[in-house]
RNA sequence: CUGGCGGCGUGCCUAACACAUGCAAGUCGAACGAGAAAGGGGCUUCGGCUCCGAGUAAAGUGGCGCACGGGUGAGUAACACGUAGGUAACCUGCCUCUAAGAUUGGGAUAACCUGUCGAAAGACGUGCUAAUACCAAAUAAGACCACGGCUUCCUCGGGAGCAGGGGUCAAAGGUAGCCUCUACUUGUAAGCUAUCACUUAGAGAUGGGCCUGCGUACCAUUAGCUAGUUGGUGGGGUAACGGCUUACCAAGGCUAAGAUGGUUAGCUGGUCUGAGAGGAUGAUCAGCCACACUGGAACUGAGACACGGUCCAGACUCCUACGGGAGGCAGCAGUGGGGAAUAUUGCGCAAUGGGCGAAAGCCUGACGCAGCAACGCCGCGUGAGUGAUGAAGGCCUUCGGGUCGUAAAGCUCUGUCGGAGGGAACGAACGCUCUUGAGGUUAACAGCCUCGGGAAUUGACGGUACCCUCAAAGGAAGCACCGGCUAACUCUGUGCCAGCAGCCGCGGUAAUACAGAGGGUGCAAGCGUUGUUCGGAAUCAUUGGGCGUAAAGGGCGUGUAGGCGGCCGAGUAAGUCGUGUGUGAAAGACCGGGGCUCAACUCCGGUACUGCAUGCGAUACUGCUCGGCUAGAGAAAGGUAGAGGCGAGUGGAAUUCCCGGUGUAGCGGUGGAAUGCGUAGAUAUCGGGAAGAACACCUGUGGCGAAGGCGGCUCGCUGGGCCUUUUCUGACGCUGAAGUGCGAAAGCGUGGGGAGCAAACAGGAUUAGAUACCCUGGUAGUCCACGCCGUAAACGAUGGGCACUAGGCGUUGGGAGGAUUGACCCUCUCAGUGCCGUAGCUAACGCGUUAAGUGCCCCGCCUGGGGAGUACGGCCGCAAGGCUGAAACUCAAAGGAAUUGACGGGGGCCCGCACAAGCGGUGGAGCAUGUGGUUUAAUUCGAAGCAACGCGAAGAACCUUACCUGGGCUUGACAUGUCGGUAGUACUUCCCUGGAAACAGGGGAGCUCUUCGGAGCUCGUACACAGGUGCUGCAUGGCUGUCGUCAGCUCGUGUCGUGAGAUGUUGGGUUAAGUCCCGCAACGAGCGCAACCCUUGCUCCCAGUUGCCAGCGGAUAACGCCGGGGACUCUGGGGGGACUGCCGGUGUCAAACCGGAGGAAGGUGGGGACGACGUCAAGUCAUCAUGGCCCUUACGUCCAGGGCUACACACGUGCUACAAUGGCCGGUACAGCGCGCUGCGAACUCGCGAGAGCAAGCCAAUCGCUAAAAGCCGGUCUAAGUUCGGAUUGUAGUCUGUAACUCGACUACAUGAAGUCGGAAUCGCUAGUAAUCGCGGAUCAGCUACGCCGCGGUGAAUACGUUCCCGGGCCUUGUACACACCGCCCGUCACGCGAUGGAAGCUGGAGGGACCCGAAGCCGGUGAGCUAACCGCAAGGAGGCAGCCGUCGAAGGUAAAAUCAGUG
Repeated sequence: CUGGCGGCGUGCCUAACACAUGCAAGUCGAACGAGAAAGGGGCUUCGGCUCCGAGUAAAGUGGCGCACGGGUGAGUAACACGUAGGUAACCUGCCUCUAAGAUUGGGAUAACCUGUCGAAAGACGUGCUAAUACCAAAUAAGACCACGGCUUCCUCGGGAGCAGGGGUCAAAGGUAGCCUCUACUUGUAAGCUAUCACUUAGAGAUGGGCCUGCGUACCAUUAGCUAGUUGGUGGGGUAACGGCUUACCAAGGCUAAGAUGGUUAGCUGGUCUGAGAGGAUGAUCAGCCACACUGGAACUGAGACACGGUCCAGACUCCUACGGGAGGCAGCAGUGGGGAAUAUUGCGCAAUGGGCGAAAGCCUGACGCAGCAACGCCGCGUGAGUGAUGAAGGCCUUCGGGUCGUAAAGCUCUGUCGGAGGGAACGAACGCUCUUGAGGUUAACAGCCUCGGGAAUUGACGGUACCCUCAAAGGAAGCACCGGCUAACUCUGUGCCAGCAGCCGCGGUAAUACAGAGGGUGCAAGCGUUGUUCGGAAUCAUUGGGCGUAAAGGGCGUGUAGGCGGCCGAGUAAGUCGUGUGUGAAAGACCGGGGCUCAACUCCGGUACUGCAUGCGAUACUGCUCGGCUAGAGAAAGGUAGAGGCGAGUGGAAUUCCCGGUGUAGCGGUGGAAUGCGUAGAUAUCGGGAAGAACACCUGUGGCGAAGGCGGCUCGCUGGGCCUUUUCUGACGCUGAAGUGCGAAAGCGUGGGGAGCAAACAGGAUUAGAUACCCUGGUAGUCCACGCCGUAAACGAUGGGCACUAGGCGUUGGGAGGAUUGACCCUCUCAGUGCCGUAGCUAACGCGUUAAGUGCCCCGCCUGGGGAGUACGGCCGCAAGGCUGAAACUCAAAGGAAUUGACGGGGGCCCGCACAAGCGGUGGAGCAUGUGGUUUAAUUCGAAGCAACGCGAAGAACCUUACCUGGGCUUGACAUGUCGGUAGUACUUCCCUGGAAACAGGGGAGCUCUUCGGAGCUCGUACACAGGUGCUGCAUGGCUGUCGUCAGCUCGUGUCGUGAGAUGUUGGGUUAAGUCCCGCAACGAGCGCAACCCUUGCUCCCAGUUGCCAGCGGAUAACGCCGGGGACUCUGGGGGGACUGCCGGUGUCAAACCGGAGGAAGGUGGGGACGACGUCAAGUCAUCAUGGCCCUUACGUCCAGGGCUACACACGUGCUACAAUGGCCGGUACAGCGCGCUGCGAACUCGCGAGAGCAAGCCAAUCGCUAAAAGCCGGUCUAAGUUCGGAUUGUAGUCUGUAACUCGACUACAUGAAGUCGGAAUCGCUAGUAAUCGCGGAUCAGCUACGCCGCGGUGAAUACGUUCCCGGGCCUUGUACACACCGCCCGUCACGCGAUGGAAGCUGGAGGGACCCGAAGCCGGUGAGCUAACCGCAAGGAGGCAGCCGUCGAAGGUAAAAUCAGUG
């Protein structure tokens, strides 16, 4: 959120919080005395009497019960519970059995009557009375007490039994019947009989008390606790043992196997979970315990310290006349409250069970039922069959269709549940009554008792279950989910918003993840969420984990407790094993059956309950006891190496200082300097002296030590190891919680010492700063003695011991053998110390007889990261601090090893105009052009480091044009289709009016095809639609840039690796090249490289016009001009040529390189096209295409004008210059690529010129553009803002174009600016290159072109080399980076929030000790007051009670301390 029915169960987990009201324990007249009323009958003098009601109700005495049943879980960590035992230390009403008895008496008292007090609750007094109430006496089988005897058993304490004498102790009657005996004699009583009660004793059964073994939560940041405490003796007490209690004596008792303290908790059978072992739990049902408003106490009783009893204290509530009283739902219902949350103030005693009773019966909120709640489990239904025009409708769609879907409708059926009507149970048997049969008792055919047959009676549930009939598909489906885990997909909306989310994660305009819808999946009268528990989690690991690097080996010894322990034999039988017995309640579980229609549920039988106790047996192993052994361990003897330790002495070199000599200007120090030292004589050097500290070489993965650690030499003392040989002891061993000792450096205390070095400190440098690195100084300290500290990356990051498991190579110490002259050498062996490696192990790295392998034993330690080795507490320390050691909070990781990349101010190798070497520029000036910015109505848009910026644009005056302003149009400027119209229409063209034009209105002329139907075309209207340079290049295609023409990028198979991956592709050479060769667990292959293509350079062949002209001929003033020719140049087709092919050398016999020859060209000849896998969410939605979104009388379209050309500035790219290698003037020479019909335009004429006029030729090897320029020759200028430079401006023109105002180019004259070679910085280029000079073309009416794309002319310099800058390739190394160094990441501060520690204090809780006060009550004492039973003639006594006193004693109080928590 939703909800149809039934059955069976379950239902205050919180406030053991407070409770109104009703009910939940009474019963017996067959124990006893007494005894109404209402109502009714009769009589009446009307006052009353009497009978029934009735020996009834109510009450009292007495008995039994009230200690059961029912509730709750506060307390309790305990003999409370569970289990197994003990009681020779005990009790037990009612019940059963056995034996015996029940005699004689007495005195009271309630009820009742009456009086008094009180509001009430109630109390007191006087008088009467009964008993199965109470008391005395008798009897005593027996019991109990003490005494002694016998038998028997035993846990040696004692118990049981038998007989003896002594002392103490009983009782009650009721009811029914009968007359055998006795009395009166009717029949009754005594009596008898029956039965129920009573007494004593024994036994049993049942129920309990007490004791014991074992089991039973967490904290050691709780380590010591205890005075009735532990034991004994005497007294007391109990049913009973016991310090249970008391007096005295002793000084014990418990504890690391966890005492004491703190926290939490009822325990169990069971329940949930799990494969199990376990873990969690203790609702319902059942066993035990504890409690009954809180605390204390006893009384009664068989049993209580008593839920519905008593007393006291306290809190609370209620009544009150204010004096005083009453109460206890954790019984059933119910109320308030608390809470997320839990039911009716129901029916009945019919059944089952309980109490009383002889019984009938009464009582029973136990119980049986009903009610409420989907709270749980189980069952059933909400229909079944047929039905395709696959209806309508919804949703989706690629527009075809698909899907909901046989689903619906329709047709044919059925009848569970629900509804209506009718029938109708089981549960009921006992008991009682009536009747009847048999038996027993007895004097009895009576009565009574027992057993049996028959009849009648008894049902809360309930007219319920169940059965029958009727009508009727009619009344009955929801919830969650659909990204993966995990079954189930699409659309729309939304746009990191709203939201989702168990984990990973979704959402920023195409969301299967949000929300809705359609569809689907799952479960179903439920579904989903939340919470809790177990599981998965081998993630506390007994089963079943780990500790080199992930968390984790104690810094190292020694050693107590403990754990573990060699070989042989004997004994024992504790562990262990087998078997039997007892127990392990029932329920539950499991198995087999039975009953409800099934099931849930329930009944019966069986199994199991893995445990405990006990008897018997076994003896391999472990334990224990005894005996033995020598292989472990130790001792003795003989050798041996060593920086092992401690103490004393001693030596030389060096440093510094002091004294003296020589000597002069520096020394010192650094990357470079400076501070510093030095003319008062340094440094340097020589001689002498002083002092302290450390011991060069030897020196070594050499030695010694437990570790820390130990280094000159000598001596003394001393520890340990190793080897060899025999001898001895005889398991004496290993490990090791606590404890204890040692323990680098630094640090601390006291006293010495102090040469060098050197924290702190000072100065100088470096630097943005430099509290650093470097330098000059320098104090603690470093050294010694004594005492602390006790920590380290105290590391092999690897605890100790023993055993086993391939080897190889070194090295140290010892021993043996062989050989030998030998310090050598060879072999074997023991002990150390290293490297490599097999098996095996490991996540990998790695380890590997010195294990991290295989096993055993013991110890220490770990359990996500941070918080934190922090806080608090405790212990240690002089302090610094150490040891022990959390939590709150927070994160979804932290971490290990290895892999691929990327990166590095890591390494190696190698390239590139990358640097260097050169040449010329840019950056300065003016102008051009692009961009930013600003401005603007608009300055349309895009491009943004390289890789945007003379880029899209190879041509913005209009157009272009997308922008702005204004004016128009709306099926539209353009396409397709439907419908209708026009026939001098469409189209072309002219005129008039308005207007800026578009356009609107009007008039005229020409004019398509035709088969005459019409078509094309056009107009009109409406609709589909057009249209959009509107958005998204981060939705896309295509195209492009870039790394980069860098040499790389991959695949198949195989092999290696758990895997990611590796190998191949690495290595040695070589190359421009992953080019080639060699090697190689690789062998091959693909995309790239190269080659194939184009062009250029040489040559040959073919061809020969428009090109060419050598030879021949002709002609001219001259010219291939003409005839002709193909030789040459050239043109354009086809071949050749270059391949490290040849020679020499180098090289690995290779690849290749170097040199040479030849050749036009030589090692890719030059240039181009060609761009691997990929990177940059690179660029472009404005070339085009395109998904989605947006606009639709406008974001579309047409037109005019304006803008894109703005201008304080900034940047990029260029042009022209600054001049003499030049400018100007004159003369003169030589190209190539190309282009041309709305075109190129010669010649001629005019103009200073731009150009104009006229016009030939040419659709081009023919004609034209076409003058090439630099160059060369001659002249001039002479270093100047110029005869450089040309901006700017004025005037006059030319050309294009409808039109040059904004805004064109060009010409002439005039003007003549800045600029004298450019700061930091920066660009290009390695040869026909740079530089320099001109020419052509595209676009184009014209032009802003100085741009771009091409072409040729002239034509250099330099490269030692790879250290450095930039970019790149390969190998390798480190990495905490992977968005990949433009990465990652640390700390402070500021502000806010959360959590925590400390803190002067403040508040509260629980507990202990001390003291004060001391209720009720038991016990003790007293008892002068009171007093029925007994004694006594009486007086009096015995006994009892009140009262009083005392011990103990709850609550309360006082002061101090400790502790926990909150707050501050």

Overview:
A computed fold for a 1464-nucleotide RNA from an uncultured prokaryote, annotated as small-subunit ribosomal RNA. The RNAcentral record of the sequence draws on ENA. The prediction has a mean pLDDT of 85. Its Rfam family is "Bacterial small subunit ribosomal RNA".